The RNA shown here (transfer RNA) has 73 nucleotides and comes from an Oscillospiraceae bacterium. It was read from a public genome assembly. The organism belongs to Oscillospiraceae, within Bacteria. Rfam family: tRNA. It is annotated as a transfer RNA.

[in-house]
RNA sequence: GCUGGUGUAGCUCAGUUGGAAGAGUGGCUGAUUUGUACUCAGCAGGUCGCAGGUUCGAAUCCUGUCUCCAGCU
Numbered sequence: 001g002c003u004g005g006u007g008u009a010g011c012u013c014a015g016u017u018g019g020a021a022g023a024g025u026g027g028c029u030g031a032u033u034u035g036u037a038c039u040c041a042g043c044a045g046g047u048c049g050c051a052g053g054u055u056c057g058a059a060u061c062c063u064g065u066c067u068c069c070a071g072c073u
Base pairs, nucleotide, nucleotide: 001072002071003070004069005068007066010025011024012023013022019056027043028042029041030040031039049065050064051063052062053061
């Protein structure tokens, strides 16, 4: 330099053919307990890597760009 893949909550990851974002774990609050842990209930936390474009509507499609991984030279 070229090709392919990856990027979504603090962390690990889903998200099907475009209809507007969720799980586990972690955090906070409460219940339970003499207390802690376990368990249960609730709550908060996201400009979906970034910038544009298409569309009534984009995590999803298109273009550019950045990070990381693999391969080729």